[in-house]
RNA sequence: GUGGAUGACACUCUGGAGAAGCCCGAUCCCGCAUCGGGUGCCGAAGGUGCAAAGCCGGCGAGCCGGUGAAUCUCUCAGGCAAAAGGACAGAGUCGGACGC
Numbered sequence: 001g002u003g004g005a006u007g008a009c010a011c012u013c014u015g016g017a018g019a020a021g022c023c024c025g026a027u028c029c030c031g032c033a034u035c036g037g038g039u040g041c042c043g044a045a046g047g048u049g050c051a052a053a054g055c056c057g058g059c060g061a062g063c064c065g066g067u068g069a070a071u072c073u074c075u076c077a078g079g080c081a082a083a084a085g086g087a088c089a090g091a092g093u094c095g096g097a098c099g100c
Base pairs, nucleotide, nucleotide: 001100002099003098007094008093009092012091013090014089015088020039022038023037024036025035026034027033040080041079042078046076047074049072054067055066056065057064058063059062
């Protein structure tokens, strides 16, 4: 110099699901708005929970305890027209094991 596993970022672009534009009251700028209450629902911000293997520890030596992921689970938070948000994916940027 070049290729590049893998990692980071959310700075830029692209794609990106689900589920009530529900009901009652108040306010007003009279709206699909805001606030309060109610019922139903969603799972993809964030958060909770955990199987095996592996790892760690204990001893009674093959058992016990701990640790142990997710788009699974819960639905606390969030959300249920559009917009916004959005896990994740691709491009981009930065770094880079290692190879030549």